[in-house]
């Protein structure tokens, strides 16, 4: 940097630096920010992917040692297909909700 699998409504912040952003990317919307954004660093804490132990043949059950990851809002909401109720004479539009997918993030393995 690509690919394959699995997650993705759950959890969990405080100093110090720092000085205007941020919430991937675009388009909208909503929010978050000088009562201090991004970024760094300490120190906490959460979670259980890999370790790791127990058990055993493929699933699981403990642990939190080590590696990652994460600690505002569902991955902040939508966006593409479908479908279910409402409005509606129909149909179109709008609203409400459910499903997958696409994209992203994160582990774990390959190349």
């Nucleotide at each position: 940097u690509u690919c394959u699998u699995a997650u993705u409504a759950u959890g969990a912040g405080a100093g110090a630096c720092g000085g205007a952003g941020g919430g991937a990317u675009u388009u909208g919307g909503c929010c978050c920010g000088u009562u201090g954004a991004a970024g760094u660093c300490u120190c906490a804490g959460c979670a259980a992917c890999c370790u790791g132990c127990u058990a055993u043949u493929u699933a699981a059950a403990c642990c939190g040692u080590g590696g990652u990851g994460c600690u505002a809002a569902u991955u902040c909401c939508a966006a593409a297909a479908g479908g279910u109720g409402g409005u509606u004479a129909u149909g179109a539009u709008u609203c409400a909700c459910c499903u997958u997918a696409a994209a992203g993030a994160u582990a774990a393995g390959a190349a």

SAM riboswitch aptamer (S box leader), 111 nucleotides, folded computationally. It matches the Rfam family "SAM riboswitch aptamer (S box leader)". Gene Ontology term of the family: regulation of gene expression. Rfam describes the family as follows. The SAM riboswitch is found upstream of a number of genes which code for proteins involved in methionine or cysteine biosynthesis in Gram-positive bacteria. The SAM riboswitch acts at the level of transcription termination control. The predicted structure consists of a complex stem-loop region followed by a single stem loop terminator region. The sequence was found by an Rfam model in a public genome assembly.